[in-house]
Molecule: Bacterial RNase P class A
Organism: Bacteroidota bacterium
RNA sequence: GUUACGGGUUGUUCUGUCGCCACGCUCAAGGUGUGGAGGAAAGUCGGGACAACACAGAGCUCCAUACUUCCUAACGGGAAGGCCACGCUUACGGCGUGGACAGCAAGUGCCACAGAAAAUAACCGCCACGCCACUGGCGCGGUAAGGGUGAAAACGUGGGGUAAGAGCCCACGAGCCGUGAUGGUGACAUCAUGGUUGGGUAAACCUUAUGGGUUGCAAGACCAAAUAUGCCGGCGUUGUCAUGUUAAGGCAUGACAGAAAGAUUGCUCGUCUGAGCCGGUGGGUAGGUUGCUAAAGGUUGUCAGUGAUGGCAACCGCAGAUAAAUGACAGAAAUCGUGCCUUGGCACGAAACAGAAUCCCGCUUACAGACCCGUAACCUUU
Numbered sequence: 001g002u003u004a005c006g007g008g009u010u011g012u013u014c015u016g017u018c019g020c021c022a023c024g025c026u027c028a029a030g031g032u033g034u035g036g037a038g039g040a041a042a043g044u045c046g047g048g049a050c051a052a053c054a055c056a057g058a059g060c061u062c063c064a065u066a067c068u069u070c071c072u073a074a075c076g077g078g079a080a081g082g083c084c085a086c087g088c089u090u091a092c093g094g095c096g097u098g099g100a101c102a103g104c105a106a107g108u109g110c111c112a113c114a115g116a117a118a119a120u121a122a123c124c125g126c127c128a129c130g131c132c133a134c135u136g137g138c139g140c141g142g143u144a145a146g147g148g149u150g151a152a153a154a155c156g157u158g159g160g161g162u163a164a165g166a167g168c169c170c171a172c173g174a175g176c177c178g179u180g181a182u183g184g185u186g187a188c189a190u191c192a193u194g195g196u197u198g199g200g201u202a203a204a205c206c207u208u209a210u211g212g213g214u215u216g217c218a219a220g221a222c223c224a225a226a227u228a229u230g231c232c233g234g235c236g237u238u239g240u241c242a243u244g245u246u247a248a249g250g251c252a253u254g255a256c257a258g259a260a261a262g263a264u265u266g267c268u269c270g271u272c273u274g275a276g277c278c279g280g281u282g283g284g285u286a287g288g289u290u291g292c293u294a295a296a297g298g299u300u301g302u303c304a305g306u307g308a309u310g311g312c313a314a315c316c317g318c319a320g321a322u323a324a325a326u327g328a329c330a331g332a333a334a335u336c337g338u339g340c341c342u343u344g345g346c347a348c349g350a351a352a353c354a355g356a357a358u359c360c361c362g363c364u365u366a367c368a369g370a371c372c373c374g375u376a377a378c379c380u381u382u
Base pairs, nucleotide, nucleotide: 001378002377003376004375005374006373007372008371009370010369012333013332014331015330016329017328018327020036021035022034023033024032025031026030038353042364043363045362046361047360048359049358050216051215052214053213057269058268059267060266062212063211064210065209066208067081068080069079070078071077082101083099084098085097086096087095088094102207103206107205108204109201110200111199123147124146125143126142127141129139130138131137132136155173156172157171158170159169160168174197175196176195177194178193179192180191181190182189183188220290221289222288223287230281231280232279233278234277235276238257239256240255241254242253243252244251245250261273262272263271264270297316298315299314300313301312302311303310304309335350336349337348338347339346340345
């Protein structure tokens, strides 16, 4: 330098004419000033702000998360580490990629096919004894060191011992569990020591720990309009006490208890409301304002920190549409490609993914071109 892969940033600008929306100026009209769709606005996968339900309780169910520390309003997000696996590296060391990394020593399951057997093992083989038609074969017994099957076969290597073998014994190791010391905020690491020995699987059932009130801007709030307080059916409208009033019956008010029907994600308990409620049928109205953009906001600088990020200062204030505005045309510039000429320049063409709807922070997905970083291979020797 080229190519490939991965990650990140960016992803148009100006002028003119006409048009649309918001806010402002103008008494109004007319006119005019300023501004007007993204890095993902997409997916609706997560977390919140905010609003309502009553002031939001308990248990079960259900759902989510799962190494440590830190960041954040919070998150299943991010940063930095630890451990494990795989790969590179002659090796130590180091580097890269990935991890759904709580638990199989609580329990219950599952591990196809092959294989003798997937945990109550014996196909080949080895050894002892007996028999036979004797380089071999058969019966019975021992064996799990050697071989085979498999992803995985009773922890591994070496030695002793044995009829042949086996943790049977010894030495040194490996895994798992426990204890102690040292270092670290911690996950853990190193060393020592005791015990122990099939393995895998929990995006298998399950166990443990932590967290979760629900619904969502079509949430809510306000104004206006309209009617037939229609009709039918069902369940209800109770009791006690006190006060006032009445000639009395009764009536009114208040308190307590109860009750049809409700609210509280599903269920139960609890709590609260409660004189009307539920179902069917039928008629009328359905317009507007607000929520609605100043935000856990952005930019620049500086300080702290490995970093995510945070503090301080200054500056800015960045669309609010409602059937849904933010555009169309023309020219030029910037970018890229091709061709020609060859400091240069000229001509032609192209330009991705894609359009706000309460707002913000993440995740995932899509993407022409340009730039930056990393890895691998190749070329060159400036």